[in-house]
């Protein structure tokens, strides 16, 4: 260069024929314990990669960036 997939919480990853976001892990407080792990129970934690653009209304749709991963040359 051309093609394609992918970007969502601390990591891992759902989440569509457009209606203000979840889940395990992990952090954090409780219960428990002579402490500690484990178990339970609870909390928080996201401008959904940047920007425009459609639309009453965008994580979803359209454009063009950035990054990542693969495939042709």
């Nucleotide at each position: 260069g051309c093609c394609g997939a992918c970007g969502u919480a601390g990591c891992u990853c759902a989440g569509u024929u457009g209606g203000u976001a979840g889940a395990g892990c992990a952090a954090c407080g409780g219960u428990u314990u002579c402490g500690u792990a484990a178990a339970c129970c609870g909390u928080g934690g996201g401008u959904c990669g940047a920007g425009g653009g459609u639309u009453c209304g965008a994580u979803u749709c359209c454009c063009c960036c950035c990054g990542u991963c693969g495939g042709c040359u």
A computed fold for a 73-nucleotide RNA from a Candidatus Omnitrophota bacterium, annotated as transfer RNA. The prediction has a mean pLDDT of 81. Rfam family: tRNA. Rfam classes the family as a transfer RNA. Taxonomically the source falls in Candidatus Omnitrophota (Bacteria, Pseudomonadati).